[in-house]
RNA sequence: CCAGACGGUCGGAUGACCGCCUUCCGGCACGGGAAACCAGCCGGGGGGAGGAAAGUCCGGGCUCCACGGAAGCACGGUGCCGGGUAACGCCCGGCGGGGGUGACCCCAGGGAAAGUGCCACAGAAAGCAAACCGCCCGCCGGCGCCUUGGCGACGGCAGGUAAGGGUGAAAGGGUGCGGUAAGAGCGCACCGCGCCGCUGGUAACGGCGGCGGCAAGGUAAACCCCACCGGGAGCAAGACCGAAUAGGGACGGCGAUGGCGAGCCUUCCGGCCGCCGUCCGGGUAGGUCGCGCGAGGCGUCCGGCGACGGGCGUCCCAGAUGAAUGGUCAUCCCGCAGCAAUGCGGACAGAACCCGGCUUACAGACCGUCUGGCCUU
RNA sequence: GCCGGCUUAGCUCAGUUGGUAGAGCAGUUGAUUUGUAAUCAUCAGGUCGGGAGUUCGAGUCCCCCAGCCGGCACCA
Numbered sequence: 001c002c003a004g005a006c007g008g009u010c011g012g013a014u015g016a017c018c019g020c021c022u023u024c025c026g027g028c029a030c031g032g033g034a035a036a037c038c039a040g041c042c043g044g045g046g047g048g049a050g051g052a053a054a055g056u057c058c059g060g061g062c063u064c065c066a067c068g069g070a071a072g073c074a075c076g077g078u079g080c081c082g083g084g085u086a087a088c089g090c091c092c093g094g095c096g097g098g099g100g101u102g103a104c105c106c107c108a109g110g111g112a113a114a115g116u117g118c119c120a121c122a123g124a125a126a127g128c129a130a131a132c133c134g135c136c137c138g139c140c141g142g143c144g145c146c147u148u149g150g151c152g153a154c155g156g157c158a159g160g161u162a163a164g165g166g167u168g169a170a171a172g173g174g175u176g177c178g179g180u181a182a183g184a185g186c187g188c189a190c191c192g193c194g195c196c197g198c199u200g201g202u203a204a205c206g207g208c209g210g211c212g213g214c215a216a217g218g219u220a221a222a223c224c225c226c227a228c229c230g231g232g233a234g235c236a237a238g239a240c241c242g243a244a245u246a247g248g249g250a251c252g253g254c255g256a257u258g259g260c261g262a263g264c265c266u267u268c269c270g271g272c273c274g275c276c277g278u279c280c281g282g283g284u285a286g287g288u289c290g291c292g293c294g295a296g297g298c299g300u301c302c303g304g305c306g307a308c309g310g311g312c313g314u315c316c317c318a319g320a321u322g323a324a325u326g327g328u329c330a331u332c333c334c335g336c337a338g339c340a341a342u343g344c345g346g347a348c349a350g351a352a353c354c355c356g357g358c359u360u361a362c363a364g365a366c367c368g369u370c371u372g373g374c375c376u377u
Numbered sequence: 378g379c380c381g382g383c384u385u386a387g388c389u390c391a392g393u394u395g396g397u398a399g400a401g402c403a404g405u406u407g408a409u410u411u412g413u414a415a416u417c418a419u420c421a422g423g424u425c426g427g428g429a430g431u432u433c434g435a436g437u438c439c440c441c442c443a444g445c446c447g448g449c450a451c452c453a
Stems, first nucleotide, its partner, number of pairs: 001373010012332007020048009031038002050348001054359002057357005062234004075230005080094005095109001096107004110225002115223002117219003132165002134161003138157004143152003173191006192214001193212008238289004248280007258273003296315008333346005378449007387402004396433001404420001406418003426442003430438001
């Protein structure tokens, strides 16, 4: 210098002017509304989007509902080991496997010798497998060579064989030597696999030695088994204040007409329906709270490889009506175009109960550690 | 804000133990007819919304995105 790996930070800066939301202090005014409650004007001070506020994929806080406790069933989720955490499917460290020359990266990474299912097409055979071609042995048939015997190729029958070909994603360990009629873990060596012992490690797992001739293909993001976790809903949760109208209840009054009822018919009674008034409670509109002091930020020290934990100091820092968080100008920064003056552009995107993660989107700039290659000294 | 569902041919929809994706309508061409419609025959048309993963193999199973649709407080 080029190419790359990993981790982190920022994501325009400053000033002026004009606004918006919120909060606090002081003063003015006494408005809207039945009430609850809300609001105005002036002056001053503080604060005002994000790393993802997003997707709503996990885990919690909080609230209501359900529930006597524990265990179990069903359903859903998680899945190497150890640790961190309020918790997690997240994070850290390690193990094993795979990829890369390397820094480093990726893995839903328990169990397939508990059971069931599936493995299309092709292929002879696809699951405690199989003989299509081939190879080999035997018997039979005719043919050729030839000295009765024998040899050779062909065809048929009955066998052996998983070395070779072919099919397939996958054909029942791999390579080599021996062995054999041809072959084959049939025998041996090494590798793989399984079991046992010793040993290192908290463990996953690693190392060494011995034994076993190989049985036990794949699939569990198919059912399933094992271990662990999970009650349900979600701030439109929920709590409080609370009109008008309608309906409910209590009390009082009226009873002219009408209906039901009871007392022998009528008159009459006044229990109910009815009408009027007063009061009460639920709940609606409306209003307030929930609502931001929190698993909080910053600095520093200590423990730990690290995730993280602990101590001390310091700060208070958005918040609603789905509605505020902005605009203009100037200077500077970065990129592009241009000789220049100058012009254009500066991403993804915007809180809505809060927090910890994951995932997804993102112009560009910067910092640190490391790897490979080339050149110079 | 929160909670659900769907996406397959131009349109409306099927598609189950995962194994070469179908139906109806519409379209092309031909026949029939003087001609058209109807009818008959024939043909074409699919990145199964997109991207990764599991698997020998994915429309189907798993994960992440995108688009569309629906529901919610209270109730008298």